[in-house]
Context: one part of a larger RNA
């Protein structure tokens, strides 16, 4: 560079948005940059190749021809790309009028439980385990009632459902706000697809400051098990966990399956809209499952939500270890993040 490939063997960036770059709907016309055709010049010579001749063959010398796939001029061509002007609606968009939803931010609210205080009732246990103990209780615990602080999370609904680009989202009410779908018309007229770099968002846990602090609970102490037990089991308990600002930038960030677009035999649920005939459903469209033709596959399996057939464009593998490591560079407040090798060795 040709070529093979990336669900599970190595391999799809965690997601999007998005500039350069890449590819691009119908159709008229023009234009010839690309493209194709003629001609011409050039493109040394020897080598390479084809016929042939010399050396007793052969290396080797030689003569002719062919090549030299190239590039330079000029003549043409107009189907295809490109490139100027035009038109067009089927791609994508708006504008009307519905619908559904934990979809985001912000403020309010409710009731169940746990923990703590107070004060009544009561009395010797209470918690715990495989079995114990340590723990807590005659200073009155656990249990039971009344009344109170006060955090954090929302049982039943709830689902194989819903929404969101992904991470994710869930108690009610209330603003503000995004995104999808569906209908019937009606406008714009290729405004479109992907995307190195680049910009954002990005779980948990950890980091700065400053609040909060109910429960759980790294780390610590105690108690058991045990040869030992720096665990597994109990009782205690700091940080976290919660909030606001701000950082970090990872993860089995997974469907281990980049993103759009078309085409490919059927049953079957379920969500959400429009709905003929008339309340039940046919159908259509958007999701969201399950079974499977044809393919596909190394098998298990996929299979119109493809891993099937294509088409475009981005990322990314290239034996194992070494090593996601050292240096270098660059972000970071730090932890450490990203980029990323060699030598050596099987």
């Nucleotide at each position: 560079c040709u070529g093979g490939g990336c669900g599970u063997a190595a391999a799809g960036c965690g997601u999007g948005c998005g500039c350069a770059g890449g590819c691009g709907g119908u159709u008229u016309c023009g234009u010839a940059a690309g493209a194709c055709a003629g001609a011409u010049g050039u493109g040394a010579a020897a080598u390479c190749c084809c016929c042939g001749g010399g050396c007793u063959u052969a290396a080797c010398c030689u003569g002719g021809g062919a090549a030299c796939u190239g590039c330079g001029u000029u003549u043409g061509u107009g189907a295809c790309u490109g490139c100027g002007a035009g038109a067009c609606u089927u791609g994508a968009g708006u504008g009307c009028g519905g619908c559904a939803g934990g979809g985001g931010g912000g403020g309010g609210u409710g009731g169940a439980a746990u923990u703590c205080c107070a004060c009544g009732u009561g009395u010797a246990g209470c918690a715990g385990u495989g079995a114990a103990a340590u723990g807590c209780g005659u200073a009155g615990a656990g249990a039971u009632g009344u009344g109170g602080a006060g955090g954090a999370a929302c049982a039943c609904c709830g689902a194989u459902g819903g929404c969101g680009a992904a991470g994710g989202c869930a108690g009610c009410c209330c603003c503000c706000u995004g995104g999808g779908u569906c209908g019937a018309c009606a406008c714009u007229g290729a405004c479109g697809c992907u995307c190195a770099g680049g910009c954002a968002c990005g779980a948990a846990a950890g980091c700065g400051u400053g609040g909060g602090g109910a429960u759980c609970a790294a780390a610590c102490a105690g108690g058991a098990u045990u040869a030992g037990a720096u665990a597994c089991c109990c009782u205690g308990g700091u940080a976290g966990u919660c909030c606001a600002c701000g950082c970090u930038g990872u993860a089995a960030a997974c469907g281990a399956u980049g993103a759009u677009c078309a085409c490919u035999c059927g049953c079957u649920g379920u969500u959400u809209g429009c709905g003929a005939u008339a309340u039940a459903c046919a159908g259509u469209a958007a999701g969201c499952g399950g079974c499977u033709a044809a393919g596909c596959g190394a098998a298990a399996g996929c299979g119109a939500u493809a891993a099937g057939u294509g088409a475009u464009c981005c990322a990314c593998c290239u034996g194992g270890g070494g090593a996601g490591u050292a240096c270098g560079a660059u972000c970071g407040c730090a932890a450490g993040g990203u980029u990323g090798a060699a030598a050596c060795u099987c």